[in-house]
Annotation
Bacterial RNase P class A from alpha proteobacterium U9-1i, 393 nucleotides, folded computationally. The prediction has a mean pLDDT of 75. Its Rfam family is "Bacterial RNase P class A". It is annotated as a ribozyme. RNAcentral holds the sequence, with entries from Rfam.
RNA sequence: CCAGUCGGCCGGACGGCCGCGGGCGCAAACUCGAAAGGGUGCGUUCGAGGAAAGUCCGGGCUCCACGCGGAUGCGACGGCGGGUAACGCCCGCCGAGAGCAAUCUUAGGGAUAGCGCCACAGAGAACAGACCGCCUGCCGGAGCCUUUGGCGAAGGUGGGUAAGGGUGAAACGGUGGGGUAAGAGCCCACCGCCGCGACCGUAAGGAAGCGGGCACGGCAAGCCCCGUCGGGAGCAAGACCGAAUAGGGACGCACGUUCUCCGCAAGGAGAACAGGUUCAUCCGCGAACCGCGUCCGGGUUGGUCGCGAGAACCGGUCAGCAAUGGCCGGUCCAGAGGAAUGGUCGUCACCUCGAAAGGGGUACAGAACCCGGCUUACAGGCCGACUGGCUCU
Repeated sequence: CCAGUCGGCCGGACGGCCGCGGGCGCAAACUCGAAAGGGUGCGUUCGAGGAAAGUCCGGGCUCCACGCGGAUGCGACGGCGGGUAACGCCCGCCGAGAGCAAUCUUAGGGAUAGCGCCACAGAGAACAGACCGCCUGCCGGAGCCUUUGGCGAAGGUGGGUAAGGGUGAAACGGUGGGGUAAGAGCCCACCGCCGCGACCGUAAGGAAGCGGGCACGGCAAGCCCCGUCGGGAGCAAGACCGAAUAGGGACGCACGUUCUCCGCAAGGAGAACAGGUUCAUCCGCGAACCGCGUCCGGGUUGGUCGCGAGAACCGGUCAGCAAUGGCCGGUCCAGAGGAAUGGUCGUCACCUCGAAAGGGGUACAGAACCCGGCUUACAGGCCGACUGGCUCU
């Protein structure tokens, strides 16, 4: 210098002016509301993210349910060790696979518990199989020869074989040699495989060596078996405050007449008249309503809380390979309603158009109870570690 791998970080900066939302302080006036409560002023201070997103996992918090133990079902998960409040997350390691390497990928328990499946192609796909081929017995006889004889092609038929060809993702070990009629772990050497295994490791696991001609196909993100874990719903959780009307309860006052229906009755329901209440007051007319008043309870519209000092953040230090944890010091950092978190000007940065002057642009996206993860989106830029190649010193 070229090519590549992994990790971390930023994600416009500063200033002026105007505006919006929250907290605190001052002020105590106005205003909305039946109330509970809220709004308006001035000052001060704070005000989006690495993903606030998807709502996929795990927790906190809240309410509901729940005697204890076991079994079964359902769901999730599944190498080993560690981290954590917890996890299906993270770290380290093991096995398998990919890459020259840095490094990456991996739902990675069980296939001698049972069932199921293995498409297409192919002769044969799981206690497999013989299409072409190779070898061979018999029949057969084209033909040939040195003709009482011998050899013998095609074709047919019976058998042996699994070398070679061919199919497939996969064909019942591979290569070489011996062996054989041809072949074959039939035998041998090496490799692979299976069993045992000194020794190493906390463990998963690794493994010198010894033995065995070799048997046991694959799929469990198919059913299933084994093991571990798991109550349900969610801030519209939930708590408190709290009108009118209707409905419930207690007390006081009032409590006529007639008819109809239900009922054995007590009583209840309906209608008409009378009466009462309200429409500011009196009279008249009219309308609406019907026992009236007080209190209690419940809780609708509504209001407040829940609601942010936390598994918090920053710096240092110690332990640890790391994830992470301990200790010390410092900081306070949005929170409402579905609605705020912005606009504009100047200077600068980066990208881009242009000869220049100058113009244009700056991603993905936006909290709503909170936290830890995962996943997905993202213009541009910065830093660190490492690998391979080339060149120079």